[in-house]
Molecule: c-di-AMP riboswitch aptamer (ydaO/yuaA leader)
Organism: soil metagenome
């Protein structure tokens, strides 16, 4: 004096500082942000690979567990591997951020497209109920348009 993100404010107490105020760390509690569980109605039924059928469809074998925060999805090519999942590298992509007064839109430009968590189990969900309020970061920064300040 700015950024990412929910991650910010305010009260009493105790300890400590410091002695007009002003910090700092505990507890404890509000308001506000953000999130997860959770009814009714509605919705949903997993892939490969053979048979059968005029088709819907239906039988076998074989495989793969859901899920939650978050922009962080999904594909392709190569390596390993050698059914499939999975993994590792590049290369694209769904998405998402930045540009200094603030918000939204438009061009050009510059990154990010990760990680963690539950632990066999959770669509949605209305009363109802549980948690979070951490952590990383930047340097002098393009330009129209419209509204505000």
């Nucleotide at each position: 004096u700015g950024c990412c993100g929910a991650a910010u404010c305010c009260c009493a107490c105790c300890c400590g500082g410091a002695c007009a105020u002003g910090c700092g760390g505990g507890u404890g509690g509000g308001a506000g942000c953000g999130g997860g569980g959770g009814a009714a109605c509605c919705g949903c039924a997993g892939g490969g690979a053979c048979c059968u059928u005029u088709g819907c469809a239906g039988g076998u074998c074989c495989c793969g567990g859901g899920g939650g925060c978050g922009a962080a999805u999904c594909g392709g090519a190569c390596g390993a591997a050698g059914a499939a999942c999975a993994c590792g590298u590049c290369c694209g992509u769904a998405g998402c951020g930045c540009a200094u007064c603030u918000c939204u839109u438009u061009c050009a430009g510059c990154g990010c497209g990760a990680g963690c968590c539950c632990g066999a189990c959770a669509g949605c969900u209305a009363a109802c109920u549980c948690c979070g309020c951490a952590g990383g970061c930047g340097a002098a920064c393009g330009a129209a348009a419209g509204a505000g300040a």